Notes:
A computed fold for a 72-nucleotide RNA from a Candidatus Peribacteria bacterium, annotated as transfer RNA. The source organism's lineage runs through Bacteria, Bacteria candidate phyla, Candidatus Peregrinibacteriota and Candidatus Peribacteria. Rfam family: tRNA. It is annotated as a transfer RNA.
RNA sequence: GGUCCGGUAGCCAAGUGGUAAGGCAGAGGUUUGCAAAACCUUCAUUCGCGAGUUCGAUCCUCGCCCGGACCU
Numbered sequence: 001g002g003u004c005c006g007g008u009a010g011c012c013a014a015g016u017g018g019u020a021a022g023g024c025a026g027a028g029g030u031u032u033g034c035a036a037a038a039c040c041u042u043c044a045u046u047c048g049c050g051a052g053u054u055c056g057a058u059c060c061u062c063g064c065c066c067g068g069a070c071c072u
Base pairs, nucleotide, nucleotide: 001071002070003069004068005067006066007065010024011023012022018055026042027041028040029039030038048064049063050062051061052060
């Protein structure tokens, strides 16, 4: 330098056009003599950044940034 894959919450991770599941962690609560465990509630309005297409973009297109694999 080229090709491909990935970037979503504090962490892991699903979602392939109609305003984002789940788990861990965190916060509040129920319970308990106090805890642990269990249960309930809550937690992403810049989905890496910018632009484009579209009535509508996490999703499609282009550029850029970052990480990884392979090739040279």